[in-house]
RNA sequence: UGACCCAUGGUGUAAUUGGCAACACGUCAGAUUUUGGUUCUGAAGAGUUCAGGUUCGAGACCUGAUGGGUCAA
Numbered sequence: 001u002g003a004c005c006c007a008u009g010g011u012g013u014a015a016u017u018g019g020c021a022a023c024a025c026g027u028c029a030g031a032u033u034u035u036g037g038u039u040c041u042g043a044a045g046a047g048u049u050c051a052g053g054u055u056c057g058a059g060a061c062c063u064g065a066u067g068g069g070u071c072a073a
Base pairs, nucleotide, nucleotide: 001072002071003070004069005068006067007066010025011024012023013022019056027043028042029041030040031039049065050064051063052062053061
């Protein structure tokens, strides 16, 4: 310098060719238990890296930027 990939709760991943973001683990509360663990029930927790564009509507499409990674020189 060029090409490609990735960015979504605390963590790891989904989101069926665009329709108001889900699951597991974890956390908190309760039940069970002598206690802990296991098990069961419930709750909280992200508007999706940023800025624009398209669209009635964008996590998903387009452009640019930022950060991370791989490859080539």
Transfer RNA from a Bacteroidales bacterium, 73 nucleotides, folded computationally.
It was read from a public genome assembly.
It matches the Rfam family "tRNA". The family's RNA type in Rfam is transfer RNA. About the family: Transfer RNA (tRNA) molecules are approximately 80 nucleotides in length.